About this RNA:
The prediction has a mean pLDDT of 83. This is a predicted structure of a 481-nucleotide part of an RNA (small-subunit ribosomal RNA, 3' major domain) from a metagenome.

Context: one part of a larger RNA
């Protein structure tokens, strides 16, 4: 100087407390361990692995297994030889592959024919080489998690100390903040904090189409449907606006408490943004790469299987156990997205999934597309039920060469556990929790209850910092470095 302490002082955080809703019990979905297997490919393991890489495992993907095949190779560069490229038919085979047949003779240049050379492509001897999701993340780059959006981490010169080092950065206040003020052997500076960036919240202005409709006119069962308008909403550009600026009060100051005005008040709300470093943290399977290893195989092609197994254990979720509810009918109100190998309207068929058909739309124009919870009326009357929907049977629909292993969906029938969950444990402080639907990426289809985004309805509680956990500053002890 650090590190540590079941030492001290001060401070902070959904850390506790105060509340609301969960998990742990049930069924199912999904991930992991274990077991099994020819294979159940690999990685991730307290917090910081376990709906994680995977924003889509039937084939492909695919890296695994079994079997059948190839050996300059599926791919790159050089390359003797031969051929236009290429298209089609057919035989054997699970296919990879092997064989046979037909058509076809192109482009550029050298002076036309002929011939030669070249570019692309195919064939291909020999050889250099290719290839490896093989190993090492404890050889590395890059990227990432975490402490932590915590307020810290340092430097130059000076001064002090024999020196390691100290000072500055400590002290008194204040702040979300090493934020700022005062003091001080320090004076300054850098990386962080804050601000500059994006979205939302108010107003002005500019511009009105595909958006809008107050006034005028036409028109309809109805309707901005039409003329028209530039007022309103909205869209999207430019500005304004918030600064403790003003007032009262406390304070030397920084600043604090209250108030006015204001759409917004003291960081307005949310996002992006992550200092020096820690964990030899994670990734050689995104990619890149040193070293090592394989080279008729640890490379390559194909078919089938596996990654979906199942005495069990754990994590994360979904659906419930009901009356603040279930069912039926009627009726209202969003935002944000996506669309041409696409979204697909009106109409017709079907109980339905869906089918027929194809108007419009590369979209403020058309479509996906009826938002749902809510509201009104009717019904059920506390029961394993008109709760709950697992499981199973039958018949179908759709995608796709192909749904047996192993897809999703519809209808009818079936109707399991479950009556609020032990010890323990998680999230959340406001448009938040809770609850309700909507869209998107991936994608032929889908195992999505996941993830990411969007809006609707919309709470309760915070006395306080004694205690648990994590963190910061100062100080103290130490046989540790």
């Nucleotide at each position: 100087a650090g590190a540590c302490g079941g030492g001290g002082a001060c401070c902070c955080g959904c850390a506790c407390a105060a509340g609301c809703g969960g998990u742990g019990g049930a069924g199912c979905a999904u991930g992991u361990g274990g077991u099994u297997u020819a294979a159940u490919u690999c990685g991730a393991c307290u917090a910081u692995a376990c709906g994680c890489g995977a924003a889509g495992a039937a084939c492909c993907u695919u890296a695994c297994c079994u079997g059948g095949c190839c050996u300059u190779g599926a791919c790159a560069u050089u390359g003797a030889u031969a051929g236009a490229a290429c298209a089609c038919u057919u035989u054997a085979g699970a296919g990879a592959u092997a064989g046979a047949g037909u058509g076809g003779u192109g482009c550029u240049a050298g002076u036309u024919u002929a011939c030669u050379a070249g570019a692309a492509c195919u064939u291909g001897a020999a050889a250099a080489c290719a290839g490896g999701u093989g190993c090492u993340g404890c050889a590395c780059g890059g990227c990432u998690g975490u402490c932590g959006u915590c307020a810290g981490c340092u430097c130059g010169u000076g001064u002090c100390g024999u020196g390691a080092g100290a000072u500055g950065u400590u002290g008194g206040g204040u702040u979300a903040a090493g934020u700022c003020c005062c003091g001080c052997a320090a004076c300054g500076a850098g990386c962080g904090c804050a601000a500059c960036c994006c979205u939302c919240g108010u107003g002005a202005u500019u511009a009105g189409u595909u958006a809008c409709u107050a006034a005028c006119a036409g028109g309809u069962u109805a309707a901005g449907c039409u003329g028209a308008g530039g007022a309103c909403u909205c869209u999207a550009g430019u500005c304004a606006g918030a600064c403790u600026g003003c007032c009262u009060u406390c304070g030397u100051a920084a600043g604090g408490a209250g108030g006015a005005g204001g759409a917004a008040g003291g960081u307005g709300a949310g996002g992006a943004c992550g200092a020096c470093g820690u964990c030899a943290a994670g990734u050689c399977a995104u990619c890149a790469u040193g070293g090592c290893c394989c080279u008729u195989a640890c490379g390559g092609c194909c078919a089938g299987g596996g990654c979906u197994a199942c005495a069990c254990a754990c994590g994360u979720g979904c659906u419930a156990c009901a009356a603040u509810g279930g069912g039926g009918c009627a009726u209202a109100c969003a935002a944000a997205g996506a669309g041409c190998a696409g979204c697909g309207a009106u109409a017709c068929g079907g109980u339905g999934a869906c089918g027929u058909g194809g108007a419009g739309c590369a979209a403020a124009u058309c479509u996906c597309a009826u938002a749902a919870a809510a509201u009104g009326c009717c019904u059920c009357c506390c029961a394993g039920u008109u709760c709950g929907g697992a499981u199973u049977g039958u018949u179908c629909u759709c995608u796709g060469c192909a749904a047996c292993u192993c897809g999703a969906g519809a209808a009818c029938a079936u109707g399991a556990a479950g009556u609020u969950g032990g010890a323990a444990u998680c999230g959340c402080u406001a448009g938040u929790a809770a609850u309700c639907g909507u869209a998107g990426a991936u994608c032929a289809g889908c195992a999505a209850u996941g993830c990411u985004a969007c809006g609707g309805u919309g709470a309760a509680u915070a006395c306080g910092u004694u205690c648990c956990c994590g963190g910061g500053u100062c100080u103290u002890g130490u046989a540790c470095u």
Rfam family: Bacterial small subunit ribosomal RNA. The full RNA is in RNAcentral, with records from SILVA.